[in-house]
C1' cells in the first nucleotide's frame, strides 16, 4: 500500500464515549398453523397396514446439501471471494469454516439490546465499454 470482513473515524481523564457501519429482539396489516421424512418395538405371510415410543426450534456467517464411512478422513456441491480503477463476458486460483441462544424468536412502526474481531500478501490474465490522466 492492498485484500477478505460490519469490524472504521474522532475524542479521551486510558476507564470509556461519540459518529458511522453491521446485526438481534419487538405491534398492527399480511403470512403461517397438520411431528413431515426417518428410527425402534409389538402384531401380521408381507417391503403394505394397525398400535405404541422416539424424533425440537432459531440466530451470526458465503459456508448448505449429496455420495461414502462404525466414526474420522475423502470426493462433489448450493453459495462466496481473489486475479491492484469500475462494469460486462471468458480464463485461472481459493474458500465452502466456526460458533451462539436454551424450549423461545415469521414479517414488523414505535421502542429496545448487542458487535465493531480476526486473518492474509495477489496466483494468469484476455476482450469490450466507461472512468481517470
Nucleotide at each position: 500500500c492492498g485484500c477478505u470482513g460490519a469490524a472504521a473515524u474522532c475524542u479521551u481523564a486510558c476507564a470509556a464515549g461519540a459518529u458511522g457501519c453491521g446485526g438481534g429482539g419487538g405491534a398492527a396489516c399480511c403470512g403461517u398453523u397438520c411431528u413431515a421424512a426417518c428410527g425402534g418395538a409389538u402384531u401380521g405371510a408381507a417391503u403394505c397396514g394397525a398400535u405404541c415410543c422416539g424424533g425440537g426450534g432459531g440466530g451470526u456467517g458465503a459456508a448448505u446439501c449429496c455420495u461414502a464411512u462404525u466414526a474420522c478422513a475423502a470426493g462433489g456441491u448450493a453459495g462466496g471471494g481473489c486475479u491492484a480503477c469500475u462494469c460486462a463476458a471468458g480464463g485461472g486460483c481459493c474458500c465452502g469454516a466456526a460458533u451462539c441462544c436454551g424450549a423461545c424468536a415469521g414479517c414488523u412502526a414505535a421502542c429496545u439490546c448487542c458487535g465493531u474481531a480476526a486473518g492474509c500478501g495477489u496466483u494468469a490474465u484476455u476482450u469490450g465499454a466507461g472512468a481517470a490522466g
The RNA shown here (c-di-AMP riboswitch aptamer (ydaO/yuaA leader)) has 133 nucleotides and comes from Paenibacillus tuaregi. The RNAcentral record of the sequence draws on MGnify. The source organism's lineage runs through Bacteria, Bacillati, Bacilli, Caryophanales and Paenibacillus.